[in-house]
A computed fold for a 733-nucleotide part of an RNA from an invertebrate metagenome, annotated as large-subunit ribosomal RNA, domain II.
The full RNA is in RNAcentral, with records from SILVA.
It matches the Rfam family "Bacterial large subunit ribosomal RNA".
Context: one part of a larger RNA
RNA sequence: CUAAACAAGUUAUAGUUUAAUGGUUGCUGCUUAACCAAUAGGGGAAGGCAUAGGGAAACCGAGUUGUAAUACAGCGUUGAUGAAAUAGUGGGUUUACCUACUCUUUCACAAUCAUUGACUAUAGACCCGAAACCAGGUGAGCUUUCCAUGAGCAGGCUGAAUCUCGUGUAUUACGAGUGGAGGGCCGAACUAGUGUCUGUAGCAAUAGACUUGGAUGACUUGUGGAAAGGAGUGAAAGGCUUAUCAAACCUGGUGAUAGCUGGUUGUCUACGAAAUCGAUAUCAGUCGAGCACUUUCUAACUGUUUUUAGUUGCCGGUAGAGCGACGGUGAGUUCAAGGAGUCUUCGGAUGACCGAGAGUUCGCCAACUCCGAACAGUAACUAAAACGGAAGUAGUGAGACGUUGGAUGACAAGGUCCUUCGUCGAGAGGGAAACAGCCCAGACUAAUAGCUAAGGUCCCAAAGUGUUAUCUAAGUGACUAAGGACGUCUCAAGGCGAAGACAAACCGGAGGAUAGGCUUGGAAGCAGCCAUUCCUGAAAGAUCGCGUAAUAGCACACCGGUAGAAUAGCCAUGGGGUACCGAAAAUGUCCGGGACUAUAAGAUAACCACCGAAGCUGUAGAAUUCAGAGUGAACGAUCAAAAGUACACAUUGAAUUGGUAGUAGACCGUUCUGUACGAUGAAGAAGGUAAGCUGUAAGGUUUACUGGAGUUAUCAGAAAUGAGAAUGUUUAG
Numbered sequence: 001c002u003a004a005a006c007a008a009g010u011u012a013u014a015g016u017u018u019a020a021u022g023g024u025u026g027c028u029g030c031u032u033a034a035c036c037a038a039u040a041g042g043g044g045a046a047g048g049c050a051u052a053g054g055g056a057a058a059c060c061g062a063g064u065u066g067u068a069a070u071a072c073a074g075c076g077u078u079g080a081u082g083a084a085a086u087a088g089u090g091g092g093u094u095u096a097c098c099u100a101c102u103c104u105u106u107c108a109c110a111a112u113c114a115u116u117g118a119c120u121a122u123a124g125a126c127c128c129g130a131a132a133c134c135a136g137g138u139g140a141g142c143u144u145u146c147c148a149u150g151a152g153c154a155g156g157c158u159g160a161a162u163c164u165c166g167u168g169u170a171u172u173a174c175g176a177g178u179g180g181a182g183g184g185c186c187g188a189a190c191u192a193g194u195g196u197c198u199g200u201a202g203c204a205a206u207a208g209a210c211u212u213g214g215a216u217g218a219c220u221u222g223u224g225g226a227a228a229g230g231a232g233u234g235a236a237a238g239g240c241u242u243a244u245c246a247a248a249c250c251u252g253g254u255g256a257u258a259g260c261u262g263g264u265u266g267u268c269u270a271c272g273a274a275a276u277c278g279a280u281a282u283c284a285g286u287c288g289a290g291c292a293c294u295u296u297c298u299a300a301c302u303g304u305u306u307u308u309a310g311u312u313g314c315c316g317g318u319a320g321a322g323c324g325a326c327g328g329u330g331a332g333u334u335c336a337a338g339g340a341g342u343c344u345u346c347g348g349a350u351g352a353c354c355g356a357g358a359g360u361u362c363g364c365c366a367a368c369u370c371c372g373a374a375c376a377g378u379a380a381c382u383a384a385a386a387c388g389g390a391a392g393u394a395g396u397g398a399g400a401c402g403u404u405g406g407a408u409g410a411c412a413a414g415g416u417c418c419u420u421c422g423u424c425g426a427g428a429g430g431g432a433a434a435c436a437g438c439c440c441a442g443a444c445u446a447a448u449a450g451c452u453a454a455g456g457u458c459c460c461a462a463a464g465u466g467u468u469a470u471c472u473a474a475g476u477g478a479c480u481a482a483g484g485a486c487g488u489c490u491c492a493a494g495g496c497g498a499a500g501a502c503a504a505a506c507c508g509g510a511g512g513a514u515a516g517g518c519u520u521g522g523a524a525g526c527a528g529c530c531a532u533u534c535c536u537g538a539a540a541g542a543u544c545g546c547g548u549a550a551u552a553g554c555a556c557a558c559c560g561g562u563a564g565a566a567u568a569g570c571c572a573u574g575g576g577g578u579a580c581c582g583a584a585a586a587u588g589u590c591c592g593g594g595a596c597u598a599u600a601a602g603a604u605a606a607c608c609a610c611c612g613a614a615g616c617u618g619u620a621g622a623a624u625u626c627a628g629a630g631u632g633a634a635c636g637a638u639c640a641a642a643a644g645u646a647c648a649c650a651u652u653g654a655a656u657u658g659g660u661a662g663u664a665g666a667c668c669g670u671u672c673u674g675u676a677c678g679a680u681g682a683a684g685a686a687g688g689u690a691a692g693c694u695g696u697a698a699g700g701u702u703u704a705c706u707g708g709a710g711u712u713a714u715c716a717g718a719a720a721u722g723a724g725a726a727u728g729u730u731u732a733g
Base pairs, nucleotide, nucleotide: 001733002732003731004730005729006728011123012122013121014120015119016118017117019116020115021114022113023112024111025110026109029049030048031047035043036042053060054059063075064074065073066072081108082107083106084105085104087102088101089100090099091098092097093096126263127262129260133253134252135251136250137249138248144227145226146225147224148223149222150221151220152219153217155186156185157184158182163177164176165175166174190214191213192212195210196209197208198207229245231241232240233239266667267666268665269664270663271662276289277288278287279286280285290396291395292393293392294391295390296389297388305386306385307384308383309382310381311380312379313378314377316375320371321369322368327365328364329363330362331361332360333359334358335357338354339353341350342349343348399424400423401422402421405418406417407416408415429440430439431438444621445620446619449617450616451615455611456610457609458594459593460592464608466607467606468605469604470603471602477596483581484580487578488577489576490575491574492573494571495570496569504562506560508558511535512534513533516530517529518528541556545554546553622657623656624655625654626653627652628651630649631648632647634645635644668722670719671718672717673716674715678712679711680710687706688705689704690703691702692701693700694699
């Protein structure tokens, strides 16, 4: 890993229940418990529920409580069941109907008891899972320390004290020799485990290779013995105490507890949430409310209630707006008291700075409002619809994104927090290349039927190389801004233009006052400052710009003719459309790709056709609910009969049928028991393999082969009753 088998809401007691079923009862109801007795379902009414409520209570009682109250208000009050039917008896008359009584029956309602179901409580309480805590024991054959008794340490080096001798006057001196000390040196055994590599499913749950420390010592080691679990031992690392140590191991308490994780086994049908509020030693939980399901009542007349819409009122201070309507505040401007400063003859003057206040212009405000919507709320009425109450059972209480209005943050976030609606959650299908939350649209089933939505129609790829009119040259389309710019189209208003525009080439562009004045070494149109006139003329600035030391030189403005523009054209400006630059990132280009270019497969405006979904329609079928009419048998129920009850069958119409948590309903299968001394089986049971048929599904059934002895319909009953998941358990491969 695979297969098989096993593997999780159970049982007891008590309670709740407007569930289902059954018993009894309807003017003295229902029921027993312990216990007695002993299989008769016999006794046993203590007790419980019901028959009366109100009040906190005393207490009172069809009333009671509050109150001074006989007022008023709250909560209560009985009618000691209702409806229907046949039969019997009697009476009446309209002679096949009415009526009275009685028995019986059915349904509804009510009371009570029981069984079953559901849920709750207490118990291990759906199953598995801690780290821990406590008790009693077992361990020092590993290891730590200690005790007793033994054993071991090649070889080499160094050469302390001591002693002897010598020298010497002598000495604690010197020399020579002797000697063999040392937690001495080098280095095997032994012991340790320094560094690196290998190994890491290993040779090995700590090893191998090379290297390395100690190696007569606080050395190493054998054997025997001592010390233990909040204790030992420890040259101390929380080390070690049998591969286990910040408290060993074993057994028990024990199924410890776990608001946490994981798992929880057959089918179909109906409905279908929440991720919010309040509280919480509370924020991973839980309780109450909200939202879901089921049953029931209201119940369709009135009345009550809810929702939606309309009408008529009431309420409000948001959006917006405004501020010469208050409060506050920004910018400009006019006037301006006063002041700092300066001057002063000390009287005052001045005041370019500051500036109360006033006028005026333009504003601004969540904590401004003279104003003021939409809208929300509320009351009544009208209309339409169906709410609504009670009981039982839940789940949810981590939400996510998108739209609206806000807060916070940086007018950041796939951020955080409110609000409004939507989707996802729990929603499939089509579109957006792919894409929970966007757009379209809500999947009962089947099919190679039709029409559409969003979105598309050159090819990939279903449908137009569709029509009309424009725009785009940027591959814009197919990422972005401020800003930039003779891109291009269009609109508007203005100017010039055969009295010759605009552009081009050609000519002139001057002579003086004058080299303007000042400045300067110089300043002559052209360093700088000031001023910026006059003349001649077709025109020409006391010069737009190069240039010179200063002149000179070049040149522009301006003028002339040449040429020639009327379907003209040109100049400058503003608005609109569209394109360009702005535009730099790391594997390979950001249309999904191919590819597409002015009658586009790009963009704008309009139109027609088509494609396109599980949408809608048609065809065939299923289920549920409601409504309509019908048939059948059963119970009633027997001497005989009806109402009624619930069911089955076929049938008509309409609506509905996505779904997690969850609620409700209906079923399938497994084992055992009764049915069953029945049925079936050696003319072959169960089980197995394969195929067919059949049911909406769980499933059922038939045949063939295998197998070789049991199996079992139906209707009931009881459960150790269904596996794909738990790093599930066991076994096999």